[in-house]
RNA sequence: UAGAGUUUGAUCCUGGCUCAGGAUGAACGCUGGCGGCAUGCCUAAGACAUGCAAGUCGAACGAGAUGUCCCAUUGAAUAUGAAGUACUUGUACGGAUUAGGAUUUGGAUUCACAUCUAGUGGCGAACGGGUGAGUAACGGGUAGGCAACCUACCCUCAAGACGGGGAUACCAGUUGGAAACGACUGUUAAUACCGGAUAGUAUAUGAUUUCGCAUGUUAUCAUAUUUAAAGGAGCGUUUGCUUCGCUUGAGGAUGGGCCUGCUUUGUAUUAGAUAGUUGGUGAGGUAACGGCUCACCAAGUCAACGAUGCAUAGCCGAACUGAGAGGUUGAACGGCCACACUGGAACUGAGACACGGUCCAGACUCCUACGGGAGGCAGCAGUUAGGGAUAUUGGGCAAUGGAGGAAACUCUGACCCAGCAAUGCCGCGUGAGUGAAGAAGUACUUCGGUAUGUAAAGCUCUGUUGUAUAGGAGGAAAGAACUAGUAGGAAAUGGCUAGGAGAUGACUGUACUAUACGAGAAAGUCACGGCUAACUACGUGCCAGCAGCCGCGGUAAUACGUAGGUGGCAAGCGUUAUUCGGAAUUAUUGGGCGUAAAGGGUGCGUAGGUGGCAUGUUAAGUCUGGUGUAAAAGGCAAUAGCUCAACUAUUGUAUGCAUUGGAAACUGGCAAGCUAGAGUGUGUGAGGGGUAAGUGGAAUUCCAAGUGUAGCGGUGGAAUGCGUAGAUAUUUGGAGGAACACCAGUGGCGAAGGCGGCUUACUGGCACACAACUGACACUGAGGCACGACAGCGUGGGGAGCAAAUAGGAUUAGAUACCCUAGUAGUCCACGCCGUAAACGAUGAGCGCUAAGUGUUGGCCAUUAGUUUGGUCAGUGCUGAAGCUAACGCAUUAAGCGCUCCGCCUGAGGAGUACGGUCGCAAGGCUGAAACUCAAAGGAAUUGACGGGUCCCCGCACAAGCGGUGGAGCAUGUGGUUUAAUUCGAAGAUACGCGAAGAACCUUACCUACACUUGACAUCCCUCUGACAGAUAUAGAGAUAUAUCCUUCUUCGGACAGAGGUGACAGGUGGUGCAUGGUUGUCGUCAGCUCGUGUCGUGAGAUGUUGGGUUAAGUCCCGCAACGAGCGCAACCCUUAUCCUUAGUAGCCAGCAGUAAGAUGGGGACUCUAGGGAGACUGCCGUGGAUAACACGGAGGAAGGUGGGGACGACGUCAAAUCAUCAUGCCCCUUAUGUCUUGGGCUACACACGUGCUACAAUGGCAGCAACAAAGUGAAGCGAGACUGUGAAGUUAAGCAAAGCACAAAAAAGCUGUCCCAGUUCGGAUUGUAGUCUGCAACUCGACUACAUGAAGUUGGAAUCGCUAGUAAUCGCGAAUCAGAAUGUCGCGGUGAAUACGUUCCCGGGCCUUGUACACACCGCCCGUCACACCAUGGGAGUUGGAUGUGCCCAAAGUUUGUGACCUAACGCAAGAAGGAGCAACCUAAGGCAAAAUCAGCGACUAGGGUGAAGUCGUAACAAGGUAACCA
Repeated sequence: UAGAGUUUGAUCCUGGCUCAGGAUGAACGCUGGCGGCAUGCCUAAGACAUGCAAGUCGAACGAGAUGUCCCAUUGAAUAUGAAGUACUUGUACGGAUUAGGAUUUGGAUUCACAUCUAGUGGCGAACGGGUGAGUAACGGGUAGGCAACCUACCCUCAAGACGGGGAUACCAGUUGGAAACGACUGUUAAUACCGGAUAGUAUAUGAUUUCGCAUGUUAUCAUAUUUAAAGGAGCGUUUGCUUCGCUUGAGGAUGGGCCUGCUUUGUAUUAGAUAGUUGGUGAGGUAACGGCUCACCAAGUCAACGAUGCAUAGCCGAACUGAGAGGUUGAACGGCCACACUGGAACUGAGACACGGUCCAGACUCCUACGGGAGGCAGCAGUUAGGGAUAUUGGGCAAUGGAGGAAACUCUGACCCAGCAAUGCCGCGUGAGUGAAGAAGUACUUCGGUAUGUAAAGCUCUGUUGUAUAGGAGGAAAGAACUAGUAGGAAAUGGCUAGGAGAUGACUGUACUAUACGAGAAAGUCACGGCUAACUACGUGCCAGCAGCCGCGGUAAUACGUAGGUGGCAAGCGUUAUUCGGAAUUAUUGGGCGUAAAGGGUGCGUAGGUGGCAUGUUAAGUCUGGUGUAAAAGGCAAUAGCUCAACUAUUGUAUGCAUUGGAAACUGGCAAGCUAGAGUGUGUGAGGGGUAAGUGGAAUUCCAAGUGUAGCGGUGGAAUGCGUAGAUAUUUGGAGGAACACCAGUGGCGAAGGCGGCUUACUGGCACACAACUGACACUGAGGCACGACAGCGUGGGGAGCAAAUAGGAUUAGAUACCCUAGUAGUCCACGCCGUAAACGAUGAGCGCUAAGUGUUGGCCAUUAGUUUGGUCAGUGCUGAAGCUAACGCAUUAAGCGCUCCGCCUGAGGAGUACGGUCGCAAGGCUGAAACUCAAAGGAAUUGACGGGUCCCCGCACAAGCGGUGGAGCAUGUGGUUUAAUUCGAAGAUACGCGAAGAACCUUACCUACACUUGACAUCCCUCUGACAGAUAUAGAGAUAUAUCCUUCUUCGGACAGAGGUGACAGGUGGUGCAUGGUUGUCGUCAGCUCGUGUCGUGAGAUGUUGGGUUAAGUCCCGCAACGAGCGCAACCCUUAUCCUUAGUAGCCAGCAGUAAGAUGGGGACUCUAGGGAGACUGCCGUGGAUAACACGGAGGAAGGUGGGGACGACGUCAAAUCAUCAUGCCCCUUAUGUCUUGGGCUACACACGUGCUACAAUGGCAGCAACAAAGUGAAGCGAGACUGUGAAGUUAAGCAAAGCACAAAAAAGCUGUCCCAGUUCGGAUUGUAGUCUGCAACUCGACUACAUGAAGUUGGAAUCGCUAGUAAUCGCGAAUCAGAAUGUCGCGGUGAAUACGUUCCCGGGCCUUGUACACACCGCCCGUCACACCAUGGGAGUUGGAUGUGCCCAAAGUUUGUGACCUAACGCAAGAAGGAGCAACCUAAGGCAAAAUCAGCGACUAGGGUGAAGUCGUAACAAGGUAACCA
């Protein structure tokens, strides 16, 4: 020391991506009151107009200008205050006089003084200020060294300052030039310059001597050589004193120079670099050491502990972050370095190779009279350019500091201040109290209200900030000038000490204080799906848009936009960028490698790392004490100053390095030992260990021959192929090559790859026993070396079988495959390459430790009668404890516990690819990226689902049967088409005789046309009327319109009705069944679906519910870490089958009476009706079974194993169906998408499908005769009977609101007759004519009847449906709807079968198990080519540019050297000395040429990669993925 989101249906793990925090020299958007303190070109080290940024000294010097002083002139301020006047009688006014000498003008200016100025001279200009280009370096940091050095000004000490000389600038004159700038002649001064004297420490040589780690060094002596401004100022009794300067020497201080240890970015796809290079000797040079330079000699030096190269970069104190270790950064402040337009060079000087100096070259800009010149803001402001972006051409030297000066003072864009900027940090304010009618407005609303909200208004206050006024010389200020005192001195100046009037402030009328005024002038911004605090409405409708990640938006968006509300922060808020954190996601602290990424294919072995037991020693590591240093600032702590804070001040505090003293356990070094590690030896043993040679039998093939005849072979089935020229088969003999059956074994050997007949030769390793020898000789092992399956390559052999390629045959939509027939490389041998594999135990090597049990191989020991038993060492397996692990699993052969060493990993894809290098004959191997894309990719386990996986079971699922559909005609529904409309819905199973239990009008929703607009319907309000309705007439297609007739109640308030009006509203079969309720279908009447507690598992989950039996059943029994429970199953309910009892009309009639007749009397026995009961429970017997559950058989029984049938439908699935039954949210229409009416349509018709009816006939048709039901219905009804009609029907009419009357005749069956196998006496479609009925109405478009007509059809292809018993099949009857209109639907009964061996297969379902890359769940997932678009990348003829090295040419300025016949004031009598110009040489910037190498840009074309909503072709992978998959 905090975590969260995101891979999945869910889980655990691995692992990436993302977020919450802090920070910034920031920028952008919106907004903006004040103050304090900080900060402000990060880009173009691009270019710069203008001004300023370094001068000063007259007390170094000469000169010039002006002034003072002097003479004359003028006469200001100021001071004085007379006469007089006034009165308050000592004051006011008044101004004379006098003093004063500012100022003006003219003259003079020899000396003196003051100020200023160019020049000579001195000091400074090397500081201060800026920037970060270069630099990977002794550049920086840190610690040291210099016995190898310098240091102006400053300080201390000692000594000195003697005596001369010649020039020169300024100036004057002449002269060149546009200018810049010069040239010549002449004059002059110095603290300018030059000789000489003096002197030692300096230099050289020599001698003696001290000290030191070495080179060296100290002291003394001798010889030789070599300096200085008699200056300035002040004072002075004028010998001098003081001071500022000057010279020499010694020392200090300060500042620098050089050297060294350690440390300081990335890259090895940079591995070799180096020629003054490495060292030596000598010389030169420097302040100084040194190849720093040169000559000669030697051949070294650096480098895997990373040289050299390339890229990037100023370094540090520190800053940010972090728990820390670390990581990132190097703005501001401070230290160091480097640079000053670019490159080179020196001069001057104490100091420079010099930002505001010089010379040269280059680029650029400017001036020019074209000859030539000038310039350098990375100083402060400012301009321009660039950029997302960074300020005023300000004030002042008052303070601090610096330069010069004796000082006054001058200069100072250093600095101090102000201005601009919310750029940052800190502080303050934008008001406080009260105030409920909970105002208005706004938003939402369930329309009641709620929120904004005590918020506002109102009332009472305050006055920070603000505005105004006043105060404020307060703080910033201490010194200097000056004054006084004082030691020394002859004295003075000076020195020292103390005091200190007046004057000195940019900021600034600032801080602060006081008074007045007045809530007046002062709040925004971001967010509100989760992470993450904060929600509603409207708009939009995968659009517009949002988005940090996950993701939101396709008509009800808390995710877009707006509004209201809310949350956060606040003069700021948000976004973007960067960085640290979170990230233990590079892991030292602090990770991993069996399967997630990751163990090298294996061994040998070098460097390196690590190393047994004991003794002594050492002190490098280690531990410990002291000392030095670690600048200041910063940080931390404590105090203090600004009202607080930020800010500032004071004090304290040290993880490093160096040095020094100590300790000696451990590690290391050294010495000498030991034997437990390791090795050697002796003996024994096992073995497919290796290499070479020889040899053997079986089998395949081929050859020859014999026998023998028509096939063989091959497959899922075939064909190609072989065979009558004799195959296959069989027998004999021969040839040749390859491989070695049985033994054979989770058995053996080997480092791995790998090794298998037998014999021989050579040879490696291992185990065991013994304990004789050596004495740590060991382990690991980067590079390196060797070995290394298969395939492949080269050369030469060999070639039986097998067999890539290839050919043919099949399969297939295709089949460049799987299958078959052939068949070449190859497989084999020798030699040489290659160097890879899923080279796997997916598990590196070595050592030690840590429960057991049980096999097996080799050896040894003991024991036994034994081939018995026990022990032990080395291997090789299995099961398992602890422990470990994400889990799976591992577990003395560890994946446990530890140590040592090596290798490797860090999201997925791109990619083991590209480029480069290297190896290879090639194929290729090794090494090995990036751009770009994604938010995952992945491991293990879980639950499901699925499998052309497995096991078990069930179902009219198949099979066994019966009858159909599919063919015909018709009916009906649907699709399609048509139409003004053919209203709408239903769509695999689970739509299609379905909604519809009944479309001529109506229905009706559709179309046409005509109408209405508060409406056909509901409520409310106002006005009027007393109607409206009804009847009649006219017009019209009708709705409707007009006219006439008729026309309320009342308690007088009104009620009711109508008409008119107004707006709220009505209305909608308009949309959304993917917003819904309700209802329904289906899996499925399948046996399942769950829960509580417990237990197991990190968890999802598991267990229970699995297992053994059994059942129709998760039905029951047994077992079991489970024990129980719920919804389902079953039962309870209805019906049916039997019996009993009760009741007995409208039902029934045995007996009695009786009739035409159960008509009637009567009866309750029977049938029947409808109330109540009984009955069936595996209850009983037997057998089987675990003695259970249960099964089978039997008895009894009307019924037997849920008796038959029905109702009843678990958790859930299908976004299944329905907004058109109904209800309903939202949206839409409102003179229409509403309402009324007429006519039409839903009835169309080339066609396709579903469901049915009728048939095709003789088990039949027709005709006649004549039996037997059940269940229903009936008043706007059923309708007997009678009559009429061929008939449908009609007329009339009894009975019946029904066990009463009616519908009503049951039909098939039965009996008799006829037909005689045909398109018929089958079949009835279609059509014509004539009718009946219903109904306003039968044309579109009803049903029925009669006569006539008499189509297709002769049993139905592929395919397909129903049914297991009173069932199928067949026969009729009824009802609902309904005016009328069933072949449909729902019911009813009559007659009444066949078959089921069985579960292999098809379909569906259930349980268990297995695999999975599926979870929208196989109608899943998913791969590759091709086509198109976009993106980044590689190659690419070439082309352009940059940086760098090499060689050659040319070579400026400049130093040095040489020369110097030319020139020259100082010295010299002279000769000459000395100096210089000029010339030459070396070096060399820039420039040019050449060949290479390197980096980058562009590049026709080209290659692969990535991404993309629906493209094409196939289906490779995931299940046994349909040929198991995968590696080389």